Predicted 3D model of a 65-nucleotide RNA (Fluoride riboswitch aptamer (crcB RNA motif)) from Thermococcus sp. The coordinates come from a structure-prediction model, not an experiment, and the mean pLDDT is 78.

[in-house]
RNA sequence: CAGUUUCCGGGCGAAGGCGUCCGCCCCAAAUGCCUCGAAGAGAGGCUGAUGACGCCUGUUCUCUC
Numbered sequence: 001c002a003g004u005u006u007c008c009g010g011g012c013g014a015a016g017g018c019g020u021c022c023g024c025c026c027c028a029a030a031u032g033c034c035u036c037g038a039a040g041a042g043a044g045g046c047u048g049a050u051g052a053c054g055c056c057u058g059u060u061c062u063c064u065c
Base pairs, nucleotide, nucleotide: 009026010025011024012023013022016056017055018054019053020052021051032046033045034044035043036042
């Protein structure tokens, strides 16, 4: 100096917040999918406020009062 492992701590998981759990990262983790296109340029299209579950808020649709 580099790599690996353990402990503690912190961070991240495609468009909000909180709780629990899970996964990942230690400057990295993360930055959705499909079609056309030489291209990560450009153009068009699709799904979900979750990583998963629960709740709140926002948006959209339907029904009832």